The RNA shown here (c-di-GMP-I riboswitch aptamer) has 102 nucleotides and comes from a Nitrospirota bacterium. Lineage of the source: Bacteria > Pseudomonadati > Nitrospirota. Of the family's consensus pairs, 94% are formed in the model. The sequence was found by an Rfam model in a public genome assembly. Model confidence (mean pLDDT): 78 of 100.

[in-house]
C1' cells in the first nucleotide's frame, strides 16, 4: 500500500413510525424523538430506478373522420417524450475516510 472485515477498542449514522402552532403547489425536506437494519447507510445525483408539478398538442401512443388498405384532417388524454423538480437505505459509477484480528 491492495484487498479484507473480528462477539475487539474508540466513537458514527439512523429504516418504519410519532410530533412540529416549520418550509414546499406536490413529491419531499429540516428539526426533534425513535432505532430496523448499516463498514462508507460518508459526499456527489452521474447510470438506471421510482416519484412529483405545471404547460402544450410539435413528437410518440390513444381517439376520430376518412380509407379496399393508405395518405391526409381533427380531437382529446389521470398517457409517453420533452421541460422543471424529489428521493436513492435495492443495484452500477466516481471521490473521500475511522480501527487493525485472522
Nucleotide at each position: 500500500c491492495a484487498c479484507c472485515g473480528a462477539u475487539a477498542a474508540a466513537g458514527g449514522c439512523a429504516c418504519a413510525c410519532c410530533u412540529g402552532a416549520c418550509c414546499g403547489c406536490a413529491a419531499g425536506g429540516c428539526a426533534g424523538g425513535g432505532u430496523c437494519g448499516c463498514a462508507a447507510a460518508g459526499c456527489c445525483g452521474c447510470u438506471g430506478g421510482a416519484c412529483c408539478g405545471g404547460c402544450u398538442c410539435c413528437u410518440c401512443c390513444u381517439c376520430c373522420u376518412g380509407u379496399u388498405a393508405g395518405a391526409a384532417g381533427g380531437a382529446c388524454g389521470u398517457g409517453a417524450c420533452a421541460c422543471g423538480g424529489u428521493c436513492u437505505g435495492a443495484a452500477g459509477g466516481g471521490c473521500u475516510a475511522c480501527c487493525g484480528a485472522a